Predicted 3D model of a 94-nucleotide RNA (Glycine riboswitch aptamer) from a Planctomycetota bacterium.
Model confidence (mean pLDDT): 85 of 100.
[in-house]
RNA sequence: UCGACAGCGCCGGGAGAGUCCCGGCCUCGCCGGGCACCGAAGGGGCAAGCGGCACCGCCGUGAAUCUCUCAGGUCCACGGACUGGCGCUGGACG
Numbered sequence: 001u002c003g004a005c006a007g008c009g010c011c012g013g014g015a016g017a018g019u020c021c022c023g024g025c026c027u028c029g030c031c032g033g034g035c036a037c038c039g040a041a042g043g044g045g046c047a048a049g050c051g052g053c054a055c056c057g058c059c060g061u062g063a064a065u066c067u068c069u070c071a072g073g074u075c076c077a078c079g080g081a082c083u084g085g086c087g088c089u090g091g092a093c094g
Base pairs, nucleotide, nucleotide: 001094005090006089007088008087009086010085011084012083013082018035020034021033022032023031024030025029036074037073038072042070043068044067045066049061050060051059052058053057
């Protein structure tokens, strides 16, 4: 000096599923109850592998967009994993 890659910030993109039923209220809606559904905030679970043991088994560790739906969500808005661009910090190889 270049700048793979990582973290953070900003802007943009960003799906799915009930504008369901009943009751109340301050009636674009909110609260309570009920049934049905979604998965991409968050959360839980686990395979191979690895490690250990009293060893043909047991224990620990162990990922996700998989899975469970606890939470959240099911008109719009908000949110939204992830992601493009830019910036800041660090910075491998050369």

The source organism's lineage runs through Bacteria, Pseudomonadati and Planctomycetota.